Predicted 3D model of a 97-nucleotide RNA (Glycine riboswitch aptamer) from Thioalkalivibrio halophilus.
RNA sequence: CUCUGGAGAGCGGCCGGCAGACGGCCCACCGAAGGGGGCGAUCGCCCGGGUCCACAAGGACCGCGGGGCGCGCAAACUCUCAGGUUUCAGGACAGAG
Numbered sequence: 001c002u003c004u005g006g007a008g009a010g011c012g013g014c015c016g017g018c019a020g021a022c023g024g025c026c027c028a029c030c031g032a033a034g035g036g037g038g039c040g041a042u043c044g045c046c047c048g049g050g051u052c053c054a055c056a057a058g059g060a061c062c063g064c065g066g067g068g069c070g071c072g073c074a075a076a077c078u079c080u081c082a083g084g085u086u087u088c089a090g091g092a093c094a095g096a097g
Stems, first nucleotide, its partner, number of pairs: 001097005010027001012026005028085003034081001035079003038073003043070003046066003049062005
């Protein structure tokens, strides 16, 4: 990338439109596109700082600080921004190629 399976929640109201598609507004809802979210402070590393040695380079120790990275709690968790709420489409995830 292709194929297959794949949940949830109003066929809501009003307006525009000949009507439909579609769009706007309002209320009520959903979580499985995407996105946001805390704790652990040493569990490891990084940056800064402190003490000691050296008094040059540098070394050792300290969780002291961090709007840093990783890891763990942890999840399909949580929030509903986005998206979605007949069909179609989309769809995390799973299987096959």
RNAcentral holds the sequence, with entries from Ribocentre. The organism belongs to Thioalkalivibrio, within Bacteria.